RNA sequence: GCAUCCGUAGCUCAAAAGGACAGAGCAACGCACUCCUAACGCGUAGGUUGUCGGUUCGAUUCCGGCCGGAUGCG
Numbered sequence: 001g002c003a004u005c006c007g008u009a010g011c012u013c014a015a016a017a018g019g020a021c022a023g024a025g026c027a028a029c030g031c032a033c034u035c036c037u038a039a040c041g042c043g044u045a046g047g048u049u050g051u052c053g054g055u056u057c058g059a060u061u062c063c064g065g066c067c068g069g070a071u072g073c074g
Base pairs, nucleotide, nucleotide: 001073002072003071004070005069006068007067010026011025012024013023019057028044029043030042031041050066051065052064053063054062
């Protein structure tokens, strides 16, 4: 340099033939339980969906550029 794939919450991942408030587990915080801690239970908060544009009534999803990462080729 070329090809393919990936980028969504602090971490690991869903959600995708475009549609209704973007969810789950773990972690964090609060409450309850307990003599205390852990575990278990209930709840709360946390996201400009890598970035900039385009298409569309509507984009996490489709298209293009850029940035970052993985694999293969040279």
A computed fold for a 74-nucleotide RNA from a Candidatus Dojkabacteria bacterium, annotated as transfer RNA. Its Rfam family is "tRNA". It is annotated as a transfer RNA. The organism belongs to Candidatus Dojkabacteria, within Bacteria. The RNAcentral record of the sequence draws on ENA.